The RNA shown here (transfer RNA) has 73 nucleotides and comes from an uncultured Bacilli bacterium. It matches the Rfam family "tRNA". From the family's description: Transfer RNA (tRNA) molecules are approximately 80 nucleotides in length. Gene Ontology term of the family: triplet codon-amino acid adaptor activity. By type it is a transfer RNA. The sequence was found in a public genome assembly.
[in-house]
RNA sequence: GUCCUGUUAGCUCAGUAGGUAGAGCAUCUGACUUUUAAUCAGAGGGUCGUGAGUUCGAAUCUCGCACAGGACA
Numbered sequence: 001g002u003c004c005u006g007u008u009a010g011c012u013c014a015g016u017a018g019g020u021a022g023a024g025c026a027u028c029u030g031a032c033u034u035u036u037a038a039u040c041a042g043a044g045g046g047u048c049g050u051g052a053g054u055u056c057g058a059a060u061c062u063c064g065c066a067c068a069g070g071a072c073a
Base pairs, nucleotide, nucleotide: 001072002071003070004069005068006067007066010025011024012023013022019056027043028042029041030040031039049065050064051063052062053061
């Protein structure tokens, strides 16, 4: 330098024939328990790496950039 893959909640990850985002763990609250733990119920938490484009509508399609990993040179 060229090409490929990845970037979504505090952590690990889902989520494609485009229709206003989820799980587990963690955190908080309540129930239960003498207390803790466990268990059960509920809640909070994400402008989907960033900027632009296409579209009535983008996590999802297109382009640039950033970061991480890989292949070739």